The RNA shown here (Bacterial RNase P class A) has 397 nucleotides and comes from a Chrysiogenia bacterium. RNAcentral holds the sequence, with entries from ENA. A source record names the gene rnpB. Of the family's consensus pairs, 87% are formed in the model. The prediction has a mean pLDDT of 76. It matches the Rfam family "Bacterial RNase P class A". The family's RNA type in Rfam is ribozyme. About the family: Ribonuclease P (RNase P) is a ubiquitous endoribonuclease, found in archaea, bacteria and eukarya as well as chloroplasts and mitochondria. Its best characterised activity is the generation of mature 5'-ends of tRNAs by cleaving the 5'-leader elements of precursor-tRNAs. Cellular RNase Ps are ribonucleoproteins. RNA from bacterial RNase Ps retains its catalytic activity in the absence of the protein subunit, i.e. it is a ribozyme. Isolated eukaryotic and archaeal RNase P RNA has not been shown to retain its catalytic function, but is still essential for the catalytic activity of the holoenzyme. Although the archaeal and eukaryotic holoenzyme s have a much greater protein content than the bacterial ones, the RNA cores from all the three lineages are homologous -- helices corresponding to P1, P2, P3, P4, and P10/11 are common to all cellular RNase P RNAs. Yet, there is considerable sequence variation, particularly among the eukaryotic RNAs. Identified in Yersinia as Ysr151/RnpB. The source organism's lineage runs through Bacteria, Pseudomonadati, Chrysiogenota and Chrysiogenia.

C1' cells in the first nucleotide's frame, strides 16, 4: 500500500427570532386561568411486540398430580431468560475468524420418493454351485447296488454384475460343490457402542481391549429442566349535566279520553298500577379530575476480584412524564459527504487522454425513525463519519 476479520463510538455544531409540554418562583385573577422569569424536555434503535422479569388484579393464587406447551452439548453469569461469557464437538475459510434446534437410535412404534431382488434382518433379478436328494443316458455287478456323464427339478450361496443418498470393511491365504469374517494373518478403513486406565468440575479428549456394528427424533416417543391467567385500556380514589333507580316532603284527588306494558304510527284485545307534577336527599355508572407515573435490577468515574460475561466497594449526578398525546419552524455562519469548473503535482501509455492526490471557487446537503407503566435481552431499519485490535498478500528497511 492492497484485500479482509472482529469490536467500540458518533449520528450534524454554534448563534438569533418565533412557538410547544412538565416543574419551581414572582405577579394578576371573574379562581377557570393569564402574564413574566428560571430550569428540564426522545433513541441507538424510542420500532417489531419475539423472549424474560418487576408491578397490579383475578377466591390465599400456597402445595401436589393430570392434560398441554416451551427449552435442550458442558460450565459459568443473572432478578430472570430461548440472552450473554468461556469451553467442547461438527462444518466453512490459507488465516484473523464465522456458522450450528448440538440430549437419547443398545426402550418401544413408525418412515425411507424413484430405482432396486432386498431399505433392516431378512430377502435373491442376472449370476455361481448343484456336494446332498431327484430325473435321464452309458458301463460294471456278488442283483443289494456302484461308477461316469448329463439335466438344472428340489435345494445351497451372497463372492461378481446391476440399483440407490444409503445395502453387514479392505488385501492375501486357508476353506468349500460353489461361497461367505466361516477361519487366520496383516491393514486397520470408518466408528453405533461395551469394559478398563489417564487428563478435565463437565461437555469431551488420549490410550488399551472387545465387537464387525446402517439412517432418521424441526416423526411419534423417552429423558432432564421450566411454565396458573389477564394485562397500566392492569388496578384504585374523587365525582358533574342529562336520563334511569330509591327514600322523604309538598301539591293534585281525577278508576280516567289517566299512566305503564308499547318499539315508526294508529286502533283493538288482555294484564298491571293509582299515579302523573315539583323540591330535597341517597345510591350506581359515564364525561371530567386525581393516584398508579417515573430515583431506577439507574447513569458516570475510580479501585478491587474474575480469561470473560459479570460482581463488590467508594465517590458523584438527577436525566421527559405527555396523555389524543409537547420535544417544532425559519434565518445566518460553519463541518462531514456528493456534483461541477479552474489550476498544480505524481503515475501510465495509444502523446493528449486516463487514473490518483492537494488547493481555490460554486451548487447541493445530514439517514433510519420517534417515548406512552418500567426494566434486561433478541431481531429488524439506518446517509455518512471516527477509533482500536488482528489476519493474509506485495514492496522496502
Nucleotide at each position: 500500500c492492497g484485500a479482509g476479520u472482529g469490536g467500540g463510538g458518533c449520528g450534524g455544531a454554534c448563534g438569533g427570532u418565533c412557538g410547544c409540554g412538565g416543574c419551581g418562583c414572582g405577579u394578576c385573577u371573574u379562581c377557570g386561568g393569564g402574564c413574566g422569569u428560571g430550569u428540564c424536555g426522545a433513541g441507538g434503535a424510542a420500532a417489531g411486540u419475539c423472549c424474560g422479569g418487576a408491578c397490579u388484579c383475578c377466591g390465599a393464587u400456597g402445595g401436589g398430580g393430570g392434560c398441554g406447551g416451551g427449552c435442550g452439548c458442558u460450565g459459568g453469569u443473572u432478578a430472570a431468560c430461548g440472552g450473554c461469557c468461556a469451553g467442547g464437538c461438527g462444518g466453512c475459510g490459507c488465516a484473523a475468524g464465522c456458522c450450528g434446534a448440538c440430549g437419547g437410535a443398545a426402550a418401544g412404534u413408525g418412515c425411507a420418493a424413484c430405482a432396486g431382488a432386498a431399505a433392516g434382518c431378512a430377502a435373491a433379478c442376472c449370476g455361481c454351485c448343484g456336494a446332498u436328494g431327484g430325473g435321464g443316458c452309458g458301463c460294471c455287478u456278488u442283483c443289494g447296488g456302484g461308477c461316469g456323464c448329463u439335466c438344472a427339478c428340489a435345494g445351497g450361496c451372497a463372492a461378481g454384475g446391476g440399483u440407490g443418498a444409503a445395502a453387514c470393511g479392505g488385501u492375501g491365504a486357508g476353506g468349500u460343490a460353489a461361497g461367505a469374517g466361516c477361519u487366520c494373518a496383516c491393514c486397520c478403513g470408518g466408528g453405533a457402542g461395551a469394559g478398563c486406565c489417564c487428563g478435565g468440575c463437565a461437555a469431551c479428549g488420549g490410550g488399551c481391549c472387545c465387537c464387525g456394528c446402517g439412517g432418521u427424533a424441526a416423526a411419534c416417543c423417552c429423558c432432564g429442566c421450566c411454565c396458573g391467567g389477564a394485562g397500566c385500556a392492569a388496578u384504585c380514589g374523587c365525582a358533574a349535566a342529562u336520563a334511569g333507580g330509591g327514600a322523604c316532603g309538598c301539591g293534585u284527588u281525577a278508576c280516567g279520553a289517566g299512566c305503564c306494558g308499547a318499539g315508526a304510527c294508529c286502533c283493538c284485545c288482555u294484564g298491571g298500577c293509582c299515579a302523573g307534577g315539583c323540591g330535597u336527599c341517597c345510591g350506581g355508572g359515564u364525561a371530567g379530575c386525581g393516584a398508579g407515573c417515573u430515583a431506577g435490577a439507574g447513569g458516570c468515574g475510580u479501585g478491587c476480584g474474575g480469561c470473560a460475561a459479570c460482581g463488590c466497594a467508594c465517590g458523584u449526578c438527577c436525566c421527559a412524564g405527555a396523555g389524543g398525546a409537547a420535544u417544532g419552524a425559519c434565518c445566518g455562519u460553519c463541518c462531514a459527504g456528493c456534483g461541477u469548473g479552474c489550476c498544480c503535482c505524481a503515475g501510465a501509455c495509444c502523446a493528449g487522454u486516463c487514473u490518483g492526490g492537494a488547493g481555490c471557487a460554486u451548487g447541493u446537503g445530514g439517514a433510519c425513525a420517534g417515548a406512552a407503566u418500567c426494566c434486561g435481552g433478541c431481531u429488524u431499519a439506518c446517509a455518512g463519519c471516527c477509533c482500536c485490535a488482528c489476519u493474509c498478500g506485495c514492496a522496502c528497511u